[in-house]
RNA sequence: CGCUCAUCGAGACCGGCUGAGGGAAUGGCCCUUUGAAGCCGGGGCAACCGCCGGGCCCACCGCCCGGAAAGGUGCCAACUCCACGGGGACGCCGUCCACCGACAGAUGAGUU
Numbered sequence: 001c002g003c004u005c006a007u008c009g010a011g012a013c014c015g016g017c018u019g020a021g022g023g024a025a026u027g028g029c030c031c032u033u034u035g036a037a038g039c040c041g042g043g044g045c046a047a048c049c050g051c052c053g054g055g056c057c058c059a060c061c062g063c064c065c066g067g068a069a070a071g072g073u074g075c076c077a078a079c080u081c082c083a084c085g086g087g088g089a090c091g092c093c094g095u096c097c098a099c100c101g102a103c104a105g106a107u108g109a110g111u112u
Base pairs, nucleotide, nucleotide: 002111003110004109005108006107007106008105013042014041015040016039017038021031022030023029026083027082028081043076044075045074048072049071051067052066053065054064055063056062080104084101085100086099087097088096089095090094
């Protein structure tokens, strides 16, 4: 890299350096010299793995509930910013729906 599973409408900044981009891709629409992306220092959010406790089970495995947040990650604009199909609602040439599904993506765990 590829594959499998799970989750993705909540949450989270302050400085220094630097100097024009960034929001994955396409089209929109946004953010940005009142400083983008990147690097550095510090801070925070969260709870996937891991840790602790309890329950289900003869037991194991596995699953569920709760807790802590020292370890491994991740994250700190906008629903994964929106956009595809189906269904539904409405004041209907459009708008909306924390409804279902798909494509792609992100993160975690496992794995060839």
The RNA shown here (SAM riboswitch aptamer (S box leader)) has 112 nucleotides and comes from a Lysobacterales bacterium. The sequence was found by an Rfam model in a public genome assembly. The model forms 94% of the base pairs in the Rfam consensus. The coordinates come from a structure-prediction model, not an experiment, and the mean pLDDT is 84.